[in-house]
This is a predicted structure of a 383-nucleotide RNA (Bacterial RNase P class A) from a Candidatus Eiseniibacteriota bacterium. It is recorded under the gene name rnpB. The coordinates come from a structure-prediction model, not an experiment, and the mean pLDDT is 76. It matches the Rfam family "Bacterial RNase P class A". Rfam describes the family as follows. Ribonuclease P (RNase P) is a ubiquitous endoribonuclease, found in archaea, bacteria and eukarya as well as chloroplasts and mitochondria.

RNA sequence: GAAGCCAGGUGGCCGCGAACGGCCCUAGGGCCGAGUCGAGGAAAGUCCGGGCUCCAGAGGGCAGGGUGCUGGGUAACGCCCAGUGGGAGAGAUCCUAAGGAAAGUGCAACAGAGAGCAGACCGCCUGCGACGCGAGUCGCGGGCAAGGGUGAAACGGUGAGGUAAGAGCUCACCAGUGCCGGUGGCGACACCGGUAGCUCGGCAAACCCCACCCGGAGCAAGACCGAAUAGGAGAGAAGAAGUGGCCCGCUUCGUUAUUACUCUCGGGUAGGUCGCUUGAGGCGCACGGCAACGUGCGUCCUAGAUAAAUGGUCACCGCGGUUCAAGUCCGGUUCUUGUGAAUCGGGCGCUGUGCCGACAGAACCCGGCUUACGGUUUCCCCG
Numbered sequence: 001g002a003a004g005c006c007a008g009g010u011g012g013c014c015g016c017g018a019a020c021g022g023c024c025c026u027a028g029g030g031c032c033g034a035g036u037c038g039a040g041g042a043a044a045g046u047c048c049g050g051g052c053u054c055c056a057g058a059g060g061g062c063a064g065g066g067u068g069c070u071g072g073g074u075a076a077c078g079c080c081c082a083g084u085g086g087g088a089g090a091g092a093u094c095c096u097a098a099g100g101a102a103a104g105u106g107c108a109a110c111a112g113a114g115a116g117c118a119g120a121c122c123g124c125c126u127g128c129g130a131c132g133c134g135a136g137u138c139g140c141g142g143g144c145a146a147g148g149g150u151g152a153a154a155c156g157g158u159g160a161g162g163u164a165a166g167a168g169c170u171c172a173c174c175a176g177u178g179c180c181g182g183u184g185g186c187g188a189c190a191c192c193g194g195u196a197g198c199u200c201g202g203c204a205a206a207c208c209c210c211a212c213c214c215g216g217a218g219c220a221a222g223a224c225c226g227a228a229u230a231g232g233a234g235a236g237a238a239g240a241a242g243u244g245g246c247c248c249g250c251u252u253c254g255u256u257a258u259u260a261c262u263c264u265c266g267g268g269u270a271g272g273u274c275g276c277u278u279g280a281g282g283c284g285c286a287c288g289g290c291a292a293c294g295u296g297c298g299u300c301c302u303a304g305a306u307a308a309a310u311g312g313u314c315a316c317c318g319c320g321g322u323u324c325a326a327g328u329c330c331g332g333u334u335c336u337u338g339u340g341a342a343u344c345g346g347g348c349g350c351u352g353u354g355c356c357g358a359c360a361g362a363a364c365c366c367g368g369c370u371u372a373c374g375g376u377u378u379c380c381c382c383g
Base pairs, nucleotide, nucleotide: 001379002378003377004376005375006374008317009316010315011314012313013312014311016038017037018036020033021032022031023030024029025028040359044370045369047368048367049366050365051364052218053217054216055215064214065213066212067211068210069083070082071081072080073079084098085096086095087094088093099209100208104207105206106203107202121148122147123144124143125142126141127140128139129138130137131136156174157173158172159171160170161169175199176198177196178195179194180193181192182191183190184189222274223273224272225271232265233264234263235262236261241259242258243257244256245255246254281300282299283298284297285296286295287294288293319357320356321355322354324352325351327348328347329346330345331344332343333342334341335340
C1' cells in the first nucleotide's frame, strides 16, 4: 500500500417481543407453555437510484434540474467492473466532473512597462543636433521582442545563417498543434509516415453551446372495519308536552311547523385490521465472462415492534491490553575460601490475580454512496 475476515463463545436463572398450541372472557383481550425465532457492517446521514402505492397525464415543445472519456454490468443510478488519456509517488499503488475555447459573451487579484490579435521599464542598434582632443555624454526622432526583470500565465527550444541591432526572417534537429494517409483496437485512443512556420495561450464545478436523462408526492403512501359525543339525511310513533306561526286585545280550542322520543342510513374522529416482510433474497456447486455480473441446479426461511421487544445477572472458557504478586533470566553492589545469601535495576509474560475492551439499535423493502469505528489475516512496496 492492497485485498479479505471477525464483531467473543457456552450454560443456568430472571425478563421482553413474535409465531404456534391450550384455556378463559369475546371488535378483541388475558393467562400458561417443554421447545422455536428475535438487529448491523454500518441498522447512521437520508445524499443518489429503483420496487410498491396514490394522484396527474394524447403527442411534441419551452422553462427548470441533472449527467458528461470509451466499452460493459444492472431493475436503475451520480453506483460497479475493465480500459483510454491526464496527474501524484522512490515504489507497491493511488487520484481523476475527463464533451466543446476556429458559435458568441465574459473573466484574470497582486506584482509588472505591458494580461490578449500584447508590451519599450532596464537594455541593444541607429539618424540628426549640441558638447568633448577622444572614449563618450545629453537632447530630439526611428528600429528591435534577442538578454534582464514581474507574474500562475508574457505568443516554442538548441544551433547556424542573416542583420545596423534583431526576430521562424530563413534553414537543420527537437517538442507541440492542425490537416492528409496508413497500421492496430468494438471504442476512447495508441503508433508510424507525410505536410503546413501553424506555435494566437488559460478558465466552461463563468454565462453559454452540444448530446442524453428526468411528471408529482410518499408506508403519516394507500385499502378496509369503526365506537362515544356533536352535527347531516330519511322514516316512524305520539298526537300528550315545549317553542314559533295562523286567528287574535288576551286566553282556551282548532290547525300548522319544528324539537324532544324511537329506528335506519351516510360521512368521519379515537381506536383496530391489512399493507408488513418470500425478496431484483441468502448459501453451496457447476458453467460463461479478465471482471462487475449472468445462467442452471440444489438447499435454507433468517426480526416485524407501534411508544416502540431483541435485555439483565451469575458461572466457566477464549482473545487483546494493563496493574500487582510469585516465578524465571540478565546485569551491578555488599558479605563469603567457595557453593551461595542479601539488596538494587531491567527483561520475559509460561502461572495466579484485579481492571478494561470500539462505533453503534431495525421502523415499507431493496441496490449504492458517504460518514463513524475496535481487532485480525494474507500478499506486495520502502527502510